[in-house]
Molecule: glmS glucosamine-6-phosphate activated ribozyme aptamer
Organism: Sediminibacillus halophilus
RNA sequence: AAGUUAAUAAAAGCGCCUGGGCUAUUUUCCGCACGGAGGAAAAUAGUUGACGAGGAGGAGGUUUAUCGAGCAGUUCGGCGGAUGCCUCCCGGUUGCACACAUCUCAACCGUCAUGUUUUUGCUUCCGAAACCAAAGAGGCGACUCUUUGUACAAGGAGAAAAACAAGAUGAUAC
Numbered sequence: 001a002a003g004u005u006a007a008u009a010a011a012a013g014c015g016c017c018u019g020g021g022c023u024a025u026u027u028u029c030c031g032c033a034c035g036g037a038g039g040a041a042a043a044u045a046g047u048u049g050a051c052g053a054g055g056a057g058g059a060g061g062u063u064u065a066u067c068g069a070g071c072a073g074u075u076c077g078g079c080g081g082a083u084g085c086c087u088c089c090c091g092g093u094u095g096c097a098c099a100c101a102u103c104u105c106a107a108c109c110g111u112c113a114u115g116u117u118u119u120u121g122c123u124u125c126c127g128a129a130a131c132c133a134a135a136g137a138g139g140c141g142a143c144u145c146u147u148u149g150u151a152c153a154a155g156g157a158g159a160a161a162a163a164c165a166a167g168a169u170g171a172u173a174c
Stems, first nucleotide, its partner, number of pairs: 014080004019076001020048011051068003057089006090110006100170005115164006122158002125156002132149007
C1' cells in the first nucleotide's frame, strides 16, 4: 500500500460506473520522399456522467416517482436508492332539517390534514440555481474546485363569487 472486520459521519436531480464521449501515453496500420501534418484501431491510466424548485402519518407492495431552467455535444446509457403511486390501518375536512355530538356511506386530504367543479389571472403574496460574465487555485491535458456580479421559471399559497354534494340516532328533545 492492498485486503478483511468493527465503529462513526454523510442523501434524495441522491450515490455509483463496466457502455459511450473526451484526454494523455505506448504500439500497429493508413497517409507520406521520410518515422511530415493528420486519420483509424488496440492497450493502460484518467476524466465526464442532473441546475435548482417541490415532496415524509404508519405498514405492506411496486418501479420509467412531480415541475420547470440549461444545452441542442451525454442532464446519453446502465445499476442501486428515493418523500411518488396502489392497498389497508389510524387521523382530519365536507356532505340530511339552525347548531352540536355519534354511527354508516361517499369524495378529498395527512397533523399547515381549508369537500368538489367553474370563474376572477383578483393579491405591493411565495419562488430558484446552474447557464452567462469576471477573478483565482489544481492538473501535461480532458477537466475539477472556490469567490464575485447580473438575471430569468414551472408551479404553489391566499382571497372573492357561483353551482353541486347522503342516510339514520340522541330527539314526540330544543